Predicted 3D model of RNase P RNA and transfer RNA as a complex of 439 nucleotides. The coordinates come from a structure-prediction model, not an experiment, and the mean pLDDT is 79. It holds a member of the Rfam family "Bacterial RNase P class A". By type it is a ribozyme. Gene Ontology terms of the family: dimeric ribonuclease P complex, tRNA processing and ribonuclease P activity.
[in-house]
RNA sequence: AGCGCGCGAGUGAGGGUCGCCGGCGGGCCGCAGGGCGCCGCCGGAGGAAAGUCCGAGCUCCGCAGGGCAGGGUGCCGGGUAACGCCCGGGCGCCGCGAGGCGACGGAAAGUGCCACAGAGAGCAGACCGCCGAUGGCUCCCCCGGGAGCGCAGGCAUGGGUGAAAGGGUGCGGUACGAGCGCACCGGGCCGCUGGCAACUGGGGUCGCACGGCAAACCCCACCCGGUGCAAGGCCAAAUAGGGGACGAGGAGCGGCCCGCUCCGCACGAGUCCCGGGUAGGCCGCACGAGGCACGCAGCAAUGCGGGUCCCAGAGGAAUGACCCUCCCCCUCACGGGGACAGAACUCGGCUUAUUCCGCGCGCUCCCA
RNA sequence: GGGGCCAUGGUGAAGAGGGAUCACGUCGGCUUUGCAAGCCGAAAUCCCGGGUUCGACUCCCGGUGGCUCCA
Numbered sequence: 001a002g003c004g005c006g007c008g009a010g011u012g013a014g015g016g017u018c019g020c021c022g023g024c025g026g027g028c029c030g031c032a033g034g035g036c037g038c039c040g041c042c043g044g045a046g047g048a049a050a051g052u053c054c055g056a057g058c059u060c061c062g063c064a065g066g067g068c069a070g071g072g073u074g075c076c077g078g079g080u081a082a083c084g085c086c087c088g089g090g091c092g093c094c095g096c097g098a099g100g101c102g103a104c105g106g107a108a109a110g111u112g113c114c115a116c117a118g119a120g121a122g123c124a125g126a127c128c129g130c131c132g133a134u135g136g137c138u139c140c141c142c143c144g145g146g147a148g149c150g151c152a153g154g155c156a157u158g159g160g161u162g163a164a165a166g167g168g169u170g171c172g173g174u175a176c177g178a179g180c181g182c183a184c185c186g187g188g189c190c191g192c193u194g195g196c197a198a199c200u201g202g203g204g205u206c207g208c209a210c211g212g213c214a215a216a217c218c219c220c221a222c223c224c225g226g227u228g229c230a231a232g233g234c235c236a237a238a239u240a241g242g243g244g245a246c247g248a249g250g251a252g253c254g255g256c257c258c259g260c261u262c263c264g265c266a267c268g269a270g271u272c273c274c275g276g277g278u279a280g281g282c283c284g285c286a287c288g289a290g291g292c293a294c295g296c297a298g299c300a301a302u303g304c305g306g307g308u309c310c311c312a313g314a315g316g317a318a319u320g321a322c323c324c325u326c327c328c329c330c331u332c333a334c335g336g337g338g339a340c341a342g343a344a345c346u347c348g349g350c351u352u353a354u355u356c357c358g359c360g361c362g363c364u365c366c367c368a
Numbered sequence: 369g370g371g372g373c374c375a376u377g378g379u380g381a382a383g384a385g386g387g388a389u390c391a392c393g394u395c396g397g398c399u400u401u402g403c404a405a406g407c408c409g410a411a412a413u414c415c416c417g418g419g420u421u422c423g424a425c426u427c428c429c430g431g432u433g434g435c436u437c438c439a
Base pairs, nucleotide, nucleotide: 001364002363003362004361005360006359007358008357009355012326013325014324015323016322017321018320020044021043022042023041024040025039026038027036028035029034046340050351051350053349054348055347056346057345058228060226061225070224071223072222073221074220075089076088077087078086079085090104091102092101093100094099105219106218110217111216112213113212114211127159128158129155130154131153134152135151136149137148138147139146140145167185168184169183170182171181172180186208187206188205189204190203192201194199232283233282234281235280242274243273244272245271246270249263250262251261252260253259290309291308292307294305295304296303297302327338328337329336330335369438370437371436372435373434374433375432378392379391380390381389386422394410395409396408397407398406415431416430417429418428419427
């Protein structure tokens, strides 16, 4: 100088004025249930509160058991309440390196696809090419043989096509060739060593059978009931309606009597009681798989132990606005700017958005 | 709060692994004395970024925007 990894903090610090939400204490009002910022004190957004992509708690409904369908996950081991998350390991790929990335079960159960090009695209094929040993034709020749043609045919080495052409390199071999033979590498199968395992190391054996795609259908193993706090529960007016008991009267006309009017007389007015449910109110709802530092176990994720702290809780939705000084960045200055973004039942993750940076460890190169 | 669907020229649609296609419109040319009609041609980040595959509009993952349903 350029990188890699892991952490941390996230409109900064101080002051002033005016407000908002919740809790506690007091005050005031009310007979009471209760109400009122009237006063004081305390608390008041995030690392992602977001996307709702996974996993749970909690809730109600459903459920004998098993299977089918559907969905998800997919190397191995561990962690966890659980997970598609995290940690460690294996293998593969990338990087000089520190390190990073990986949907990483099965293609010898079956089906399907592999366009164009190309001779041939799946248990394939011969365009150019090479050869032409054997057979054929022509010529030479002392009838053994030799030369030529490239017809039959042989080859799968070389060229060419393609993302992919039925192991690779080398030597031998051959008419030219070819795992045809051999050595090494790769691969299949079978034991052995190490490891809980994935896997690894090494040995034997087989000339090689098994192209790719499962983020194509599918097969295998494992997992999964639905529903979301407007879940769900409690208290409970007025009016209408339901049930039960009593019940022949009840109500009005300013008080009383008479009188009059209306409702009712058992299909029952009226009075009282009960239960469901609506408005409304309350709970769920803030002490939790909780935070902080410490010790112990473990490589780690994490677990255990004792200590300490209490940290928003609204319900159309509060957490704000303005001013002054300082700080950082841009600008000569005036001036401008300080990201992404706002809790809504709650947790554990993942993913996405984003600023000025700070700290620690490590790698490579250059100079001295 | 919780689900579902969609995104392809200017507009409306098809395409669901292998040439991006159709209709209308726009622009240019031909034709005509001129216009219309007709004929020929042009214009696409298949919403964006990754991945799987030889190959992606299509399959998978993440994001953006829009529409819609339930309470």